Predicted 3D model of a 94-nucleotide RNA (THF (Tetrahydrofolate) riboswitch aptamer).
[in-house]
RNA sequence: CGCAGAGUAGGUUUGGCGCGUUAAGUGUUGCAGAAUGGGAUGUCGUCUGCAAACGAAAACAAAAUUGUUGCGGUGCCAAGCCGCGUCCGUUGCG
Numbered sequence: 001c002g003c004a005g006a007g008u009a010g011g012u013u014u015g016g017c018g019c020g021u022u023a024a025g026u027g028u029u030g031c032a033g034a035a036u037g038g039g040a041u042g043u044c045g046u047c048u049g050c051a052a053a054c055g056a057a058a059a060c061a062a063a064a065u066u067g068u069u070g071c072g073g074u075g076c077c078a079a080g081c082c083g084c085g086u087c088c089g090u091u092g093c094g
Stems, first nucleotide, its partner, number of pairs: 001094005010082009019072003028052007038088005058069004
């Protein structure tokens, strides 16, 4: 110097354990903020707070508050898969 690769935030699938079904959560919009391959920068995406609008699937057993099966664009954990544009760094090969 050339070629190839690894790794972020996070996404998704499956499993486990929960929560809600007396409607929280999720999702949408606006505003503000934060963290985002090892470094710099930046985009997309993500997250947090506040506000607003919208809004749901229960059934059965038991017998008095429990269980089972469901339902929720539901939470957490684990594993699999996917997962940075540019410059530098890093690993392998030449």

Its Rfam family is "THF (Tetrahydrofolate) riboswitch aptamer". The family has 101 seed sequences and 747 matches in Rfam 15.1. About the family: Tetrahydrofolate (THF) riboswitch was first reported for Ames et al. as an RNA motif in 5' untranslated (5'-UTR)regions of folate transport and biosynthesis genes in Firmicutes genomes.